[in-house]
Molecule: c-di-GMP-I riboswitch aptamer
RNA sequence: UCACGAUAAAGGCAAACCCGCUGAAAGGCGGGGACGCAAAGCCUUGGGCCUAAAGGAAAAAUCCUAUGGUUGCCAGGUUACCGAA
Repeated sequence: UCACGAUAAAGGCAAACCCGCUGAAAGGCGGGGACGCAAAGCCUUGGGCCUAAAGGAAAAAUCCUAUGGUUGCCAGGUUACCGAA
């Protein structure tokens, strides 16, 4: 330096759930709270998944569709703390 990841040390993040705000929804943000996480730091670049306001189809029921989301679904990119085997 590149890999790798301890029942190590120091520190970090925070699922469900509850409260408030926000959004058409999915979801997001703040507070509480910890299931977990070695990139659960950052980037929607690819795929998956969620939603369907606007738009389109339909007599209707309903269906299609992302330009909306999700990186704590998986890849990819990029940066980084520690150092046993």